[in-house]
Background
This is a predicted structure of a 1527-nucleotide RNA (small-subunit ribosomal RNA) from an uncultured bacterium. The sequence is in RNAcentral, with records from ENA and SILVA.
RNA sequence: AGAGUUUGAUCCUGGCUCAGAACGAACGCUGGCGGCGUGCUUAACACAUGCAAGUCAGGGGGAAUCCUGCCUUCGGGCGGGUAGUACACCGGCGCACGGGUGAGUAACGCGUGAGUGACCUACCCAUUAGACCUGGAUAACCCGGCGAAAGUUGGGCUAAGACGGGAUGUGUUAAUACAUUUAAAGUUGUAUUGAUAAAGGCAGGUUUCGGCUUGUGCUAAUGGAUGGGCUCGCGUCUGAUUAGCUAGUUGGUAAGGUAACGGCUUACCAAGGCGACGAUCAGUAGGCGGCCUGAGAGGGUGGUCGCCCACACUGGAACUGAGACACGGUCCAGACUCCUACGGGAGGCAGCAGUGGGGAAUUUUGCGCAAUGGGCGAGAGCCUGACGCAGCGACGCCGCGUGGACGAGGAAGGCCUUCGGGUCGUAAAGUCCUUUUUUACGGGAAGAAAGGUAAUGCAAGUAACUGUGUAUUAUUUGACGGUACCGUAAGAAUAAGCCCCGGCUAACUCCGUGCCAGCAGCCGCGGUAAUACGGAGGGGGCGAGCGUUGUUCGGAAUUACUGGGCGUAAAGCGUACGUAGGCGGCGUGGUAAGUCGGAGGUUAAAGGCUACGGCUCAACCGUAGUAGGGCCUUUGAUACUAUCAUGCUAGAGUGUCGGAGGGGGUAGCGGAAUUCCCUGUGUAGCGGUGAAAUGCGUAGAUAUAGGGAAGAACACCAGUAGCGAAGGCGGCUACCUGGCCGAUCACUGACGCUGAGGUACGAGAGCGUGGGUAGCAAACAGGAUUAGAUACCCUGGUAGUCCACGCUGUAAACGAUGGACGCUAGGUGUUGGAGGAACCGACCCCUUCAGUGCCGAAGCCAACGCGUUAAGCGUCCCGCCUGGGGAGUACGGCCGCAAGGUUAAAACUCAAAGGAAUUGACGGGGCCCGCACAAGCGGUGGAGCACGUGGUUUAAUUCGAUGCUAACCGAAGAACCUUACCUGGUCUUGACAUCCUUCGAACGGAGUAGAGAUAUUCUGGUGCCCACCUUUGGUGGGAGCGGAGAGACAGGUGCUGCAUGGCUGUCGUCAGCUCGUGCCGUGAGGUGUUGGGUUAAGUCCCGCAACGAGCGCAACCCCUAUUCAUAGUUGCCAUCGGUAAGGCCGGGCACUCUAUGGAUACUGCCCGUGAUAAACGGGAGGAAGAUGGGGACGACGUCAAGUCAUCAUGGCCUUUAUGACCAGGGCUACACACGUGCUACAAUGGUACGUACAGAGGGCAGCGAAGCCGCGAGGUGUAGCGAAUCCCUAAAAGCGUGCCUUAGUUCGGAUUGUAGUCUGCAAUUCGACUGCAUGAAGGCGGAAUCGCUAGUAAUCGCAGGUCAGCAAAACUGCGGUGAAUACGUUCCCGGGCCUUGUACACACCGCCCGUCACACCACGGGAGUUGGUUGUACCUGAAGCCGGUGGCCCAACCGAGCACCUUUUAGGUGCUCGGAGGGAGCCGUUUAUGGUAUGACUGGCAACUGGGGUGAAGUCGUAACAAGGUA
Repeated sequence: AGAGUUUGAUCCUGGCUCAGAACGAACGCUGGCGGCGUGCUUAACACAUGCAAGUCAGGGGGAAUCCUGCCUUCGGGCGGGUAGUACACCGGCGCACGGGUGAGUAACGCGUGAGUGACCUACCCAUUAGACCUGGAUAACCCGGCGAAAGUUGGGCUAAGACGGGAUGUGUUAAUACAUUUAAAGUUGUAUUGAUAAAGGCAGGUUUCGGCUUGUGCUAAUGGAUGGGCUCGCGUCUGAUUAGCUAGUUGGUAAGGUAACGGCUUACCAAGGCGACGAUCAGUAGGCGGCCUGAGAGGGUGGUCGCCCACACUGGAACUGAGACACGGUCCAGACUCCUACGGGAGGCAGCAGUGGGGAAUUUUGCGCAAUGGGCGAGAGCCUGACGCAGCGACGCCGCGUGGACGAGGAAGGCCUUCGGGUCGUAAAGUCCUUUUUUACGGGAAGAAAGGUAAUGCAAGUAACUGUGUAUUAUUUGACGGUACCGUAAGAAUAAGCCCCGGCUAACUCCGUGCCAGCAGCCGCGGUAAUACGGAGGGGGCGAGCGUUGUUCGGAAUUACUGGGCGUAAAGCGUACGUAGGCGGCGUGGUAAGUCGGAGGUUAAAGGCUACGGCUCAACCGUAGUAGGGCCUUUGAUACUAUCAUGCUAGAGUGUCGGAGGGGGUAGCGGAAUUCCCUGUGUAGCGGUGAAAUGCGUAGAUAUAGGGAAGAACACCAGUAGCGAAGGCGGCUACCUGGCCGAUCACUGACGCUGAGGUACGAGAGCGUGGGUAGCAAACAGGAUUAGAUACCCUGGUAGUCCACGCUGUAAACGAUGGACGCUAGGUGUUGGAGGAACCGACCCCUUCAGUGCCGAAGCCAACGCGUUAAGCGUCCCGCCUGGGGAGUACGGCCGCAAGGUUAAAACUCAAAGGAAUUGACGGGGCCCGCACAAGCGGUGGAGCACGUGGUUUAAUUCGAUGCUAACCGAAGAACCUUACCUGGUCUUGACAUCCUUCGAACGGAGUAGAGAUAUUCUGGUGCCCACCUUUGGUGGGAGCGGAGAGACAGGUGCUGCAUGGCUGUCGUCAGCUCGUGCCGUGAGGUGUUGGGUUAAGUCCCGCAACGAGCGCAACCCCUAUUCAUAGUUGCCAUCGGUAAGGCCGGGCACUCUAUGGAUACUGCCCGUGAUAAACGGGAGGAAGAUGGGGACGACGUCAAGUCAUCAUGGCCUUUAUGACCAGGGCUACACACGUGCUACAAUGGUACGUACAGAGGGCAGCGAAGCCGCGAGGUGUAGCGAAUCCCUAAAAGCGUGCCUUAGUUCGGAUUGUAGUCUGCAAUUCGACUGCAUGAAGGCGGAAUCGCUAGUAAUCGCAGGUCAGCAAAACUGCGGUGAAUACGUUCCCGGGCCUUGUACACACCGCCCGUCACACCACGGGAGUUGGUUGUACCUGAAGCCGGUGGCCCAACCGAGCACCUUUUAGGUGCUCGGAGGGAGCCGUUUAUGGUAUGACUGGCAACUGGGGUGAAGUCGUAACAAGGUA
């Protein structure tokens, strides 16, 4: 840092997807060790059990137990110690911290920065002053009552640092006065008056028992520190389909209340306050430091750690207190759970563990207070699930290990293989070594310092003691844990997996599977050779982990501040006016808000960064430093912006003089045309169409002439001319009226631009009311067309079109281009003005302003294109866009009479949708060519037969070929064979090939069984070459052949032509197809190859950013037409001779011919046309004339065309069979359909007789003459001939003559009967031919369709291959006779080129739309039903606070009376009464909960219903894309 994916390819737009990082994760597979972290994201669901907050030199009580003494009636009693201990109680402090959670909260909640002149602060520190007198109670305890319990209650006793009263008042505080100072509501000082405090306790020491002293505690006050309360500026999510909200509401006055300001509360007064800079409402959410990501800006997030807030079963409330409206407090209400004797009670894990539940998912009911910290305490100490540790989990990060070195017969084995080998692989084995880890044994820390205790010194040469502080020494304290760490021993010993390997993306082969099973993040793989599925081998990546899933950021410049766009891709409001807002000309001066600089404060710690250090390293941790934007304060600068002041005239506007105009409105007028009415003339049609019909017309139409009526629209002029903001505006005249342009000087002095909301205008259609209605014309009717035709065409025809008034508010309202201003080459038209020059004048020319067109520079653009009328370069403002579909739809709101408009989603679904341009292909677009049509000739389609095919049948009817380009095709010949098929019988190293062993020469003859293959018996026969021994001969080896045997292997017309080679068909003998270099284009690609001519031709010429070249065309090759040379047998015979005749013979080689080589034709010559070119037309000459005729020859490519059955070949399959052999059968079947042919239907014929003329072939297992026999097929017979010699061989049509006379015939010959011939082992299935007899259909063929342009069609026969024979009427050749027609290119078919359109590219046999039917999915409506939240009104009204309160109750204080006592001008005690004060009760305000009624918002479910989406090759049509057949 990018990549994949839209296309045949390209560029662009644009979405989707991937590679990265991260996580409190989960899941799958796997799992050795350690360190450091971390662990209910869900049910703020419910909780069993234990623990999580106590403590204390204040006070009054005060054990048990155990030990022990004494006494004893042995039952026990009284003591001492334990012990003033435990324990509860009164009292003090703490319990408001620490710990948990994130439900609520969109808020001064949080963050940041300020303020408090509006406040509080226990404990702590400092300072100052003080602590006097006095009183009455109460718990514990004791004695009772009630209760199941919880608990409660009566009576009695008692203390305090508990509680009350009084004094004092340094002070504090309130009021007043004066002074002081402040920016301010405040500060300070003085004076007067009022108010206001305490515990002289506790502990130690000491004491003359009065006290003194030390420490601590207490009171008042000031200051500090710490912690808080309150207030303010700024910042802090989404929705406008939430636009209005608010009555204590906003402010004032007064009072109350609070620590404190304040509508915080109340009374009265005023009517305000908030809101488009988003109030209110709804949804969501604890905020931050930080964390993740990112280059950054941003985006996401808020778990662990830290700060703040909120909450503690739910709701409400206060009490206590310095602090709470209080997690482990209280009261009330509610829900739930538990106990109960049914009367009543108890409880709150969102503390630590733990349980159930929920969930994909989250730990031990552990140890310890040793450390750190907290509470209480003077301290020892006690308490502490805070905390420190341990346990569980690969949940994360970090580190270590699973061994190292050597080791090639490259072992075995696996896998692959082209069978040679390659690879796993130095990997293993083996040898040597090490010991982290593991196991065993042994040793063994740091974390500990304080504090205590003991001793000593100093402060202290304090009056003294205790004590305190400090220093030294000794001693004491560890949960973790016998842990970390160290040592010794043993021994490679205990330790590797996961994912991936088609592209993106590193990594490839085999097997299996066969659109199945499956994979998949995207593109996409899988239908028999899958690097994509599954397995294996190999490889790649990471590694105690690896993958998957989820989520976030990134890539994504895909919301664009940095950093995007809007002509055609998504995107400019239909247009204007204008409010708020935004932006704004030139000069001077002031201010200094923005802006820029300096300084200060803050931005907690942790985190991040840098450096150093500590754990062996790292993670982790420590220390130090640094950094950062923001906010606040202060001090400067003044260019720009802002603001104030003052000027200016270039922007803008006004005036004056002229000008053009379908600008708008109203009224009037005009002629042409249409229709209708009346009248005349006139007669049979008119009208309409592709053609018709409906319609009109003898009741007189159409046509024509005259007159009249009515409505609407205004020909020509008329023009990329004019005007208007747009919509739009067109006869003429008048009136009213808006805007614009030019010229000219005067004036105002920035008055400007844009414009969210808003307002106005706004084609057509439509709606309402009332008119009007000639023409036109939705709907509708009829006629046509059509498969249908609810259309296109025709005849009619109503709304409407017109007018007035009112609504609607939309259009491809388009330049698909918002408005304004400035700047940036030109050229050429045109409209309106002005100036100049010139002219008799009209033109014309130059300059300039304003419009309106075209072409173009730079520049821009994806391209197309735009280009002073910008889509260029800039500034300002507004509107709009963010993948396609769903959808401009639903719901809601607003508007509308309605139709509808406007605003405007989501679920779901796809991987595209799209723009421009390119190459093709296609078009019911253009040019040209072709037996393509047309013009002709002859056929096919009808008949019979033959052949081939389909279908059917069959044991088998072997297989292939299937539009043109299969179908007399493979097959140039199926009775057996062929033969591949079927039935039956046989063989298994095989019918065929190579190798090995063994036997035998080979080979031949005969017999038996059998359908044969085959099986078996007998017999003849001993070869060739070499060597040795020996020479009658024998032995051994070899080659060839045959038999037997074993195994490697053979064999396959089995499959795949969609794995292939080769060959072939077709477009098409069409004229095309390409390349190099250059040039153009971002690119695909173009140019060349297009254009003007011409040609059969991309043939040639000319032109040209092209210049050349290649494959094709043509030519070169063959046959044929003319001629020459050479040659002369088997050919020929002109001349000469012979012969009865015959080139038969002599002879000859002139001719024909044969077969070799040459020649000839090139638009070369002439005339004309043409650009003077290429070329074309005509002509001459010539055997032949414009490629003379024919053949071979087939460019790049297309059709996955055909062929695995010619052959070859990969892979697969088969191996006593899918191979091989044999017999018989089948390929020849037969209701039918198609194709190709033959023969005909007759007289241009048939038949009979006679008669003439070819060419090219073939022949030895052959052709076979003559002769003879047979009616004939044929037989016999052999001559000749391996063939220019002989044979096949008769050519036929033709010609001549006769008959037939238009008929199912003397046409036609099928079919059948019968008798034969030939081939062949064999003609039954299933051959051909012959004779006789038979004598079918058929009388020229519907729709449709084929061939042919000259020696052609037509017609006539001949030959050949294959072959024993032949189903050949086929095929391949050969010659004979021998036409007609072509105006022409409109049409059909095919092709070429150019151009154009395209939504096609599998390319029109394309693409594609909608209804309907079926399945699934999500959504809307829906009678209703059921929840949640919430507003308003009313009822109810717990606890509590506050207020009131007759009667009732009450120790402290006050007063009075009585009695008693005493220390007697007085005091005390008791009783009674009264007062102050308090309490219960009651009443009231407030109010939680609950209830009733009625609204609002938002969910769930829902019969039915609506459209939408997606689905396999369903149905109906064919709307769109080409002029898509009606643009």
Its mean pLDDT, the model's own confidence on a scale to 100, is 84. Its Rfam family is "Bacterial small subunit ribosomal RNA".